Notes
A computed fold for a 532-nucleotide part of an RNA from an uncultured bacterium, annotated as small-subunit ribosomal RNA, 5' domain. Model confidence (mean pLDDT): 80 of 100. RNAcentral holds the full RNA, with entries from ENA.
Context: one part of a larger RNA
RNA sequence: GGACGAAUGUUAGCGGCGUGCUUACACAUGCAAGUGGAGCGACGAACCCGAGCUUGCUCGGGGGCAAAGCCGCGAACGGGUGAGUAACACGUGGGUAACCUGCCCUGUUGAUUGGGACAACCCCGGGAAACCGGGGCUAAUACCAAAUGUGCUGCUUCCACAUCAGUGGAUGCAGGAAAGGAGGCUUCGGCUUCCGCAACGGGAUGGGCCCGCGGCCCAUUAGCUUGUUGGUGGGGUAACGGCCUACCAAGGCUUCGAUGGGUAGCUGGUCUGAGAGGACGAUCAGCCACACUGGGACUGAGACACGGCCCAGACUCCUACGGGAGGCAGCAGUGGGGAAUCUUGCGCAAUGCGCGAAAGCGUGACGCAGCAACGCCGCGUGGAGGAUGAAGGCCCUUGGGUUGUAAACUCCUUUUGCUAGGGAAGAAAGCGAUCAGGUGAACAAUCUGGUCGUUUGACGGUACCUUCAGAAGAAGCCCCGGCUAACUCCGUGCCAGCAGCCGCGGUAACACGGGGGGAGCAAGCGUUGUUC
Numbered sequence: 001g002g003a004c005g006a007a008u009g010u011u012a013g014c015g016g017c018g019u020g021c022u023u024a025c026a027c028a029u030g031c032a033a034g035u036g037g038a039g040c041g042a043c044g045a046a047c048c049c050g051a052g053c054u055u056g057c058u059c060g061g062g063g064g065c066a067a068a069g070c071c072g073c074g075a076a077c078g079g080g081u082g083a084g085u086a087a088c089a090c091g092u093g094g095g096u097a098a099c100c101u102g103c104c105c106u107g108u109u110g111a112u113u114g115g116g117a118c119a120a121c122c123c124c125g126g127g128a129a130a131c132c133g134g135g136g137c138u139a140a141u142a143c144c145a146a147a148u149g150u151g152c153u154g155c156u157u158c159c160a161c162a163u164c165a166g167u168g169g170a171u172g173c174a175g176g177a178a179a180g181g182a183g184g185c186u187u188c189g190g191c192u193u194c195c196g197c198a199a200c201g202g203g204a205u206g207g208g209c210c211c212g213c214g215g216c217c218c219a220u221u222a223g224c225u226u227g228u229u230g231g232u233g234g235g236g237u238a239a240c241g242g243c244c245u246a247c248c249a250a251g252g253c254u255u256c257g258a259u260g261g262g263u264a265g266c267u268g269g270u271c272u273g274a275g276a277g278g279a280c281g282a283u284c285a286g287c288c289a290c291a292c293u294g295g296g297a298c299u300g301a302g303a304c305a306c307g308g309c310c311c312a313g314a315c316u317c318c319u320a321c322g323g324g325a326g327g328c329a330g331c332a333g334u335g336g337g338g339a340a341u342c343u344u345g346c347g348c349a350a351u352g353c354g355c356g357a358a359a360g361c362g363u364g365a366c367g368c369a370g371c372a373a374c375g376c377c378g379c380g381u382g383g384a385g386g387a388u389g390a391a392g393g394c395c396c397u398u399g400g401g402u403u404g405u406a407a408a409c410u411c412c413u414u415u416u417g418c419u420a421g422g423g424a425a426g427a428a429a430g431c432g433a434u435c436a437g438g439u440g441a442a443c444a445a446u447c448u449g450g451u452c453g454u455u456u457g458a459c460g461g462u463a464c465c466u467u468c469a470g471a472a473g474a475a476g477c478c479c480c481g482g483c484u485a486a487c488u489c490c491g492u493g494c495c496a497g498c499a500g501c502c503g504c505g506g507u508a509a510c511a512c513g514g515g516g517g518g519a520g521c522a523a524g525c526g527u528u529g530u531u532c
Stems, first nucleotide, its partner, number of pairs: 001532004006528005013379006019372001025335003029332003034073003039070002047062007080290003090214007099207002104203007112146004121136006152175004157170005180195006216262003223253003228250008265287004269280004292313005315326004343369001345368003351365001352363004382412004392403004420467004426459001430454009476521002479518002481502003487516005497504002
């Protein structure tokens, strides 16, 4: 000199973009993951139609709000944190002839015939509650059985390529699939469209596993290891493997630092530096790990699962004492700790994600607003003229000098701010009508595109543009002995004090305190801390 997720003192006009480093301490309250009625049964509000009459009710049909249930998909994403981890965790480059992959794209083939339940609901019972038990009815794209088998899997045999493993093809045996829904036309036979369903192949995307190399400290840590190192058989996994197990052999690692201990999430990058290097890893992005602590599996394409389940533990809460409930390292917010870090705000309008055929619904992701000069960037606090160089202050050799064009005064301007007024974005889909094209027997329906109409903004009547008024409302902080830019007077008298280093102060202090003057930076300026 630079930098900071800073703190602190003092000062403060405005605007635009980024923030709990400490206790991975404990958490009141609200919200943060739902959605589909075009999978299903029941209940059935508004409203419409018909009939009856007592004229505002009853019955029947249509219609389907809302909430609950079965079922599907999602909930493994998104969001948080950095505890643990010195490790194939990360980075980089390879391998998988050792693997998986829901939704998406693409291709081939298919969807036949049956069955029995369980919620909801009704009845009974237990419990303070959380909830639970028994009996009865019922639907499905829920569940089960049978059939079929292009291709698939396992085994046998054969062929080609490769020959260590394997890949492709053929034969035989065995094994195992499926689901419908919504519309349109109909001569009621069926035809057709869209969304789904099953099996298999390919792709894309995402992941699992393995390997080479690379990146901390301590030798005042020198030996470590028994599933340990390798083999065989078996098991297990999507998959290789001592991953697991039985047996056999006695190996494996290590001064090129094993083992142990300490510290630490890693990287793209950030800061600094001429570079080499050093320090760091907030915000943003990629990967990893974790979700009160420890362990475990279930479901599933995917988890050993933050807002799922089970067990144990600590803690908190409710209780009728029998028993239950909970997990903010999601967004706000509270207590605590600390030098120190924000609102219990608005909105799904945009972007993205989940579900849905769609309309749409949900979304503390996100978009916005609020607080704090904490940081970065930009703007303003006026401009021009103005000497008898006013007054006042300070200094003085008493002549004067300085503050100082500074002020007053004259003319001008109005950024920002205030007051009043006008205009006004960020929005493209979606829906309806119509036209063209694809599909189709079809002018239905449906999909794609064009045109027209219409609807939708949290921020907010905000940004921005414009009109009016008026210099009006806006400057401080630190320093002035040398380093280091800027000097005098008074007070004090080794006192009071200053100080980053050298050092100042004991009666003329440019170094202490005050005044005047000056230097520097400026909505900041100093100090402290850390780092180059």